[in-house]
Context: one part of a larger RNA
RNA sequence: ACGAACGCUGGCGGCGUGGCUAAGGCAUGCAAGUCGAGCGGACAUGCUUCAAGGGCAACUGAGGGGCAUGUUAGCGGCGAACGGGUGAGGAAUGCAUGGAUAACGUACCCUGGACACUAGGGAUAGCGGCGUCCCGAGCAAUCGGGGCUUUGCGAAAGUGCCGGUAAUACCUGAUGACCUCGUGGGAUCGCAUGAUCCCGCGGGCAAAGGUCCGCCGGUCCGGGAUCGGUCCAUGUCCUAUCAGCUAGUUGGUGAGGUAACGGCCCACCAAGGCGAUGACGGGUAUCGGGCGUGAGAGCGUGACCCGACACAUCGGCACUGAGACACUGGCCGGACACCUACGGGUGGCUGCAGCAACGAAUAUUCCGCAAUGGACGAAAGUCUGACGGAGCGACGCCGCGUGCAGGAAGAAGUCCUUCGGGAUGUAAACUGCUGUCAGGGGUGAGGAUCAUUGACCAGCUCCUAGAGGAAGCACCGGCUAACUCCGUGCCAGCAGCCGCGGUAAUACGGAGGGUGCAAGCGUUGUUC
Numbered sequence: 001a002c003g004a005a006c007g008c009u010g011g012c013g014g015c016g017u018g019g020c021u022a023a024g025g026c027a028u029g030c031a032a033g034u035c036g037a038g039c040g041g042a043c044a045u046g047c048u049u050c051a052a053g054g055g056c057a058a059c060u061g062a063g064g065g066g067c068a069u070g071u072u073a074g075c076g077g078c079g080a081a082c083g084g085g086u087g088a089g090g091a092a093u094g095c096a097u098g099g100a101u102a103a104c105g106u107a108c109c110c111u112g113g114a115c116a117c118u119a120g121g122g123a124u125a126g127c128g129g130c131g132u133c134c135c136g137a138g139c140a141a142u143c144g145g146g147g148c149u150u151u152g153c154g155a156a157a158g159u160g161c162c163g164g165u166a167a168u169a170c171c172u173g174a175u176g177a178c179c180u181c182g183u184g185g186g187a188u189c190g191c192a193u194g195a196u197c198c199c200g201c202g203g204g205c206a207a208a209g210g211u212c213c214g215c216c217g218g219u220c221c222g223g224g225a226u227c228g229g230u231c232c233a234u235g236u237c238c239u240a241u242c243a244g245c246u247a248g249u250u251g252g253u254g255a256g257g258u259a260a261c262g263g264c265c266c267a268c269c270a271a272g273g274c275g276a277u278g279a280c281g282g283g284u285a286u287c288g289g290g291c292g293u294g295a296g297a298g299c300g301u302g303a304c305c306c307g308a309c310a311c312a313u314c315g316g317c318a319c320u321g322a323g324a325c326a327c328u329g330g331c332c333g334g335a336c337a338c339c340u341a342c343g344g345g346u347g348g349c350u351g352c353a354g355c356a357a358c359g360a361a362u363a364u365u366c367c368g369c370a371a372u373g374g375a376c377g378a379a380a381g382u383c384u385g386a387c388g389g390a391g392c393g394a395c396g397c398c399g400c401g402u403g404c405a406g407g408a409a410g411a412a413g414u415c416c417u418u419c420g421g422g423a424u425g426u427a428a429a430c431u432g433c434u435g436u437c438a439g440g441g442g443u444g445a446g447g448a449u450c451a452u453u454g455a456c457c458a459g460c461u462c463c464u465a466g467a468g469g470a471a472g473c474a475c476c477g478g479c480u481a482a483c484u485c486c487g488u489g490c491c492a493g494c495a496g497c498c499g500c501g502g503u504a505a506u507a508c509g510g511a512g513g514g515u516g517c518a519a520g521c522g523u524u525g526u527u528c
Base pairs, nucleotide, nucleotide: 001526002525004524005523006522007521008520011400012399013398014397015396016395017393018392019358025355026354028353029352030351033078034077035076038075039074041072042071043070044069045068046067047066048065049064050063053060054059085311086310087309094236095235096234097233098232099231100230101229104228105227109224110223111222112221113220114219115218117173119172120171121170127163128162129161130160131148132147133146134145135144136143137142152159153158179204180203181202182201183200184199185198186197187196188195189194209216210215237283238282239281244274245273246272249271250270251269252268253267254266256264286308287307288306289305290301291300292299293298313334314333315332316331317330336347337346338345339344364390366389367388368387372386373384374383375382376381403433404432405431406430413424414423415422416421437469439464440463441462442461446457447456472517473516474515475514476513477498478497479496483512484511485510486509487508493500494499
């Protein structure tokens, strides 16, 4: 010094911090949605219109159409690659520092420019239909009526066939400043494969609308910003009882692949490449900023917070996309668990809580989106176990309190005693005060901004009662501050080291007294 644990004890507050073990297994709830101002439906409510029917009339009104408002299963868009968790793997495809990219990408955002044609088309979700038995009609397909377990299939998960519909979904054509490909010419720069720019010719590439009429969007090209990919150098634990290692291996040519370089992959060719400055192998380990300690050098460490990396039941794979080989997306295989009508299905807390298990050991199945931040939306807003808070634990640090003054040559009790006395000790009692903290009540600044919005916190201040509710732990032989009596008798026991105990033990156990710390004190473990 500590993410500590254990023993005894325990008043309050603030700020931190809390599964170090089984990257073993998980019941339950929540943790990523949002947009109806992209789209067609469906449903609900209201208004309106047509209208069978009812009524003497006023009127009512099955049902159909239209409009408005609201809701939203589906299609579509954006997000879901962030945020949150963990440290298994990995000794270098990692991290740190410094460079390079004339081998690269970048949705949203900012900015500059050019556009969106009166063009056209086919689908598909949603939606509707699809049961069986009986009767009737019909050659039949089929149609009508009725019954039933209300019905395509399936126990479910899920899923089939037919019909038919919309779009900012999809496809085709047109236009092309710019861009791009090929080709020819020129200029500047660079060590260079080349880079940048100009001119000509030929080829290629786009779009989407919505609306409350304010706007919000769409396409192409350039610049910026941001974020990333890749490469190089140096550094980065132990082991030689690991000394040789290597066939995609090292290099070349060509082809492929990628946003991009490259044996990244492949065909052929050459025979290289690495190594005592430790290759190859084995062991261990996320790395850094930092943190602990120390006068420093150093040594140890990597919890919390920040940056990077890696992983998401285990292994593999790709799809979508600006971005993933994707924790709460997909597929395949393995293990495990669960459901089942036995035909077949479902799942992944190393998110927040929580459970059992393990362990010396680590918390609430809490409140809120008020703040900060994020996703979507024109906005209102919705979502957000990120986050903000509260709860639990003396786990740590810090602050405060458990009272203050007076009070005897000194009560009682207890301990010691040379029996005279000494100690506990102004300590108590008693007297007079005070009101921190905790308790009861009131106010409610500020965290919240021009205004609106507070889950939670409750300062400051006022009133109230009354010393009341609040002290322990270890030690006292030397090191090391602190001593006597009794018990015990090498026993029982103590102990960090030296060592104590065998009849007067300051060392064991108890008591009185003392010393040291104090809401803590000791012990154990680990580091300097």
The prediction has a mean pLDDT of 85. Predicted 3D model of a 528-nucleotide part of an RNA (small-subunit ribosomal RNA, 5' domain) from an uncultured bacterium. The RNAcentral record of the full RNA draws on ENA, Greengenes and SILVA.